[in-house]
Context: one part of a larger RNA
RNA sequence: UCAUUGUAAGGGAAUUCGGCAAUAUUGGCCCUGUACCUUCGGUAUAAGGGGUCCCUGAUUUUGUGUGCUUAUGUAUGCAUUUUCAGGGCGCAGUGACUAAGGAGGUCCGACUGUUUAACAAAAACUUAACCGGCUGCUAGCGUGUAAACGUGUGUAUAGCCGGUGACGUCUGCCCAGUGCCAGUACUUUAAGUCCUGUUUCAACGGGAUGAAGAGCUGGUAAACGGCGGGGGUAACUAUAACUCUCUUAAGGUAGCGAAAUGCCUUGCCGUUUGAUUGACGGCCUGCAUGAAUGGCGUAACGAGACUUCCGCUGUCCCUACAAUGAACCCUCCGAACAUUUGUUCUGGUGCAAAGGCCAGAGACUUCUGGUGGGAAGUAAAGACCCCGUGAAACUUUACUGUAGCCUGUAGUUGUGGUGUGAAAGGUGUUGUGCAGGGUAAAAAGUAGCUGUUUGAGGUGAGUAUCGCAAGGUAUUCGUUUAGGCGUCCAUGAGACACUUUUUUACAACUUUUACAUCGCUAACCAAUUUAUUGGGACAUCUAUUGGUGGACAGUUUGGCUGGGACGGCACACCGUCGAAAAGAUAUCGACGGUGCCCUAUGGUAAGCUCAAUCCGGUCGGAAAUCGGAUGUAGAGUGCAAAAGCAAAAGCUUGCCUUAGUGGAUUUCAAACAGAACGAAAUCCAUUCACGAAAGUGUGGUUUAGAGAACUCCCGCAGCUUCUUGUUGAGGCUCGGGAACUACUGAAAAGUUACUCCGGGGAUAACAGAGUUGUCUCGCCCGAGAGUUCGUAUCGACGGCGAGGCUUGCUACAUCGACGUCGGCUCUCUCUAUCCUGGCCGUGCAGAAGCGGCCAAGGGUGGGGGUGUUCACCCAUUAAAAGGGAUGUUAGCUGGGUUCACAACGCUGUGAAGCAGUUGGUUUAAUAUCUACCAGAAGUGUGGGAUCUCUGAGAUUAAGGGAGCUCCAGUACGAAAGGAACGAGUUGCCGAUGCCUCUGGUGUAUCAGUUGUCUGACAAGGCAUGCUGAGCAGCUACGCAUUAGUUGAUAAGUGCUGAAAGCAUCUAAGCACGAAGCAAUGACCGAAAAGAGAGAUCAUAGGAGCGGGAAGAAGACCCGUUUGAUGGGAUGGGUGUCCAAUUACCAAGCUUUUGCGAGGUAUUUAGCAUGCCAUUACCAAUAUCCAUU
Repeated sequence: UCAUUGUAAGGGAAUUCGGCAAUAUUGGCCCUGUACCUUCGGUAUAAGGGGUCCCUGAUUUUGUGUGCUUAUGUAUGCAUUUUCAGGGCGCAGUGACUAAGGAGGUCCGACUGUUUAACAAAAACUUAACCGGCUGCUAGCGUGUAAACGUGUGUAUAGCCGGUGACGUCUGCCCAGUGCCAGUACUUUAAGUCCUGUUUCAACGGGAUGAAGAGCUGGUAAACGGCGGGGGUAACUAUAACUCUCUUAAGGUAGCGAAAUGCCUUGCCGUUUGAUUGACGGCCUGCAUGAAUGGCGUAACGAGACUUCCGCUGUCCCUACAAUGAACCCUCCGAACAUUUGUUCUGGUGCAAAGGCCAGAGACUUCUGGUGGGAAGUAAAGACCCCGUGAAACUUUACUGUAGCCUGUAGUUGUGGUGUGAAAGGUGUUGUGCAGGGUAAAAAGUAGCUGUUUGAGGUGAGUAUCGCAAGGUAUUCGUUUAGGCGUCCAUGAGACACUUUUUUACAACUUUUACAUCGCUAACCAAUUUAUUGGGACAUCUAUUGGUGGACAGUUUGGCUGGGACGGCACACCGUCGAAAAGAUAUCGACGGUGCCCUAUGGUAAGCUCAAUCCGGUCGGAAAUCGGAUGUAGAGUGCAAAAGCAAAAGCUUGCCUUAGUGGAUUUCAAACAGAACGAAAUCCAUUCACGAAAGUGUGGUUUAGAGAACUCCCGCAGCUUCUUGUUGAGGCUCGGGAACUACUGAAAAGUUACUCCGGGGAUAACAGAGUUGUCUCGCCCGAGAGUUCGUAUCGACGGCGAGGCUUGCUACAUCGACGUCGGCUCUCUCUAUCCUGGCCGUGCAGAAGCGGCCAAGGGUGGGGGUGUUCACCCAUUAAAAGGGAUGUUAGCUGGGUUCACAACGCUGUGAAGCAGUUGGUUUAAUAUCUACCAGAAGUGUGGGAUCUCUGAGAUUAAGGGAGCUCCAGUACGAAAGGAACGAGUUGCCGAUGCCUCUGGUGUAUCAGUUGUCUGACAAGGCAUGCUGAGCAGCUACGCAUUAGUUGAUAAGUGCUGAAAGCAUCUAAGCACGAAGCAAUGACCGAAAAGAGAGAUCAUAGGAGCGGGAAGAAGACCCGUUUGAUGGGAUGGGUGUCCAAUUACCAAGCUUUUGCGAGGUAUUUAGCAUGCCAUUACCAAUAUCCAUU
């Protein structure tokens, strides 16, 4: 010194972020008594009050025994229990141990429960309850590739999923967006299938059919979610029931509200306090409340968060003492870390923060115990920040995919009916331009065909069908009974007697097939009583098609940058300046432009001259058009700027298309090495335009107006492959087009505080360094204010500085780590002085002030709220000054900031985020060197020892200030008021020492007492058991001390006195003048290398031994038989408080013998004694080492 404990006077939370910590308080049982609130159960052991021990007696309950004796008994025991009375002791009776401190207000969560094993126990999770969704069982949901399995051998009062979170009271508006559900005439649409085109085939094209999905139409918010702005208005003002307007899907209802949500903000008011950034109650101006992402209440509950009061206390004022264990010493055993060197300080220097460099100072060597200032100490290749064409996890309307799900088609896959289509087949019917007798499908053949009871033709009635509405065809019945048609003629492009072929449209039939639907059973599936039943060509499964698809996977998510992010583009180009007269030249440098436009705004030829001003002129004006004059460009030139341009490069007009094709070279691009795109210049060939011609013209007077490869498209360009060849399909070259603006050009979104890796002081946050805009403090000038008057005081506009405490800037040091705010503790230092001291001025009468000069010796405090520094407030005070040392984390704290958890508000689709809020959240270590505080040893000091000194040097507070009394109600002043010099006295703060007193401690000691053990008594053990006292010692809260003077000075005041015949404190000279400086005091101090002086002595010394008011070890001091050093004994003093034993008394009871807490006497007792003495009884004996 620490750890764990014990006790503390007076105060009582003043401590602190916070009563953290502390059995400090309370505590068990009995009796009594209990509020608000309430879900009537609770709250509740609420709170509060009383009792509690021992002895004696009486009494009560219950069980049970015994004797008399048989009664509704009585007597007497044992155990148990209730109540009362009397007696008694102590400070204290649950005497130890055991054993809630209580009450009020608020937030959150209803509750019990659960959670981050090892930093978060919570407000998070769960929960009962409420709501929604899916699901009829071969279910739904989940696991699995599958078989299969779980829920469940359960069945909608069930299971699964999601949200809210007891209870009470409620749960508003919005379906536009995103989801989900339903519907869907129509649109879109894959594979497949069908039709079709290209002469055929193939490939390809076109069309049709057409699922899911999407579009479309509805529904749905206890789905994801959302829930406005502006203006005006009432008879004071203010406000706005009212009203106007814009706008939305709807515009926030009830409730609550500076809140776990409010920035501003410490909002405003009230209560609480002496004082409140707190708490509570209100208000509403809600940055950014709000209704099952639940709103608002709420009894009970909570190791939850905040706040107040009472009690209590060492939390504190302000510390002290004690116990035990460490530390320390001795013996034994015996690591790890660290380890270039090891002599420090101050100033400087240096990559800007040095033990090592420079300068100066200091400094003999070694060891021990301590303290932690430094070694930008040790530990961990910084977790913050940035970077990496690093990683991972997570998210999503990033990119690209995959399971899964939905879906069409094909297979597994059979059979029948109906309907609707399609194809094929044969049969039947049908076909009207005009003309024509007539409703002429086309072509060919041909001159006959057909009928007469197998009934031609006509006619009447009807049916079916077609129809151009004229009629045609077929057919039934009746009637009639032998012809009818064609060829021919007419008409016309064409002439149906008949035969053949083909065709338009249609009808039924047959075959095939598609779709829809209804059956069947035999595949297949399921159940089961194993024989059937229920499904059934569906489903399942396989292949394939489209859709959906963060459930899963792989990836991406730019650069520059006075850190990064946000912002911007300085990322491709052009002009000027910067740019320093060759060229080149940077910045998130300055000023500006481009991503086009134009068939004329191009080419050429000719002609003309602009802007502006002046003069003149109808309306006509400052400016219209006209005339004249002057007019080097003051205009114009498509667009920036620069350069250029006058019979033009400008303006006007004519004619045109060179805004051509092919090729070569050069310049810039790209200074000097170097590629491409692109841009430009020159020339050749060819074809053109204009011009009489010379000539000019390869766009715009010049410098900006732009884009690689792959891929795709276009071409009346060229070459080429396949094929005998054509068509067709491809390939190459050339030309043109489509874009990459991050512009020499990846196909590409986010989050990480759950994070990780590699690096960086190439780059931020802290601190340093530099700078000093800002900041603080001065100086100069003096407009003005000050009645007058710049300078008693204040001082604008300006100017010049100092400092390095603010905030910036820079990015120099540190990212293989220099721990970050505030507080506590503690040391040194500065002065630009707050107080105290000495002075000057004053708009100084005094008193009190104001301003300034000197001065850093000392002092500069206590509280309230807040994490705060700061700021504000309260009461004091002489005053409550300001800074520095990175001030101070191997010193403490850990409230704040700044990890993981959680909540609110806001942002975001989301993961998540927020210099927004809120609750919670591990602070390592044995000290090697240096430094410092202490303690020892050794050497040196030209022989040694002991003692006494000197005093170079160093340190220092014989300290600081205040009140009161006297001076004195004096000086001063009209009064009111009201000093000083000097003297005395008393608190306070600080320092040093001490323990007589007061108080604390006092685990020496004494006494009381509980439980238990030693059989009882006595005497003791254990928990310091508790309690009451308390010597010595140590201590503060106690006591004592804490002069003045001298010298030299500062500001200042003077004397004499010139320079300068005066004046002048100064120049020579002389004198004063401060708490400041120096001395006087105290302490250290011969290692003071200049190592001192004196005295005595001649072996003085050390160890050992007994000890100590001395002490960690060493040391120091005393003693060592010639002795009181320690122990013992005895005496005294002191503490405690009256021992044991015996006798007597004692409430009562009693069989009269005793029982009995306790009391009195014995007792100036007993017990104890770190004190003071006395006394050799015991032990300091003996011995060893050194010694000119």
Molecule: large-subunit ribosomal RNA, half B
Organism: Candidatus Woesearchaeota archaeon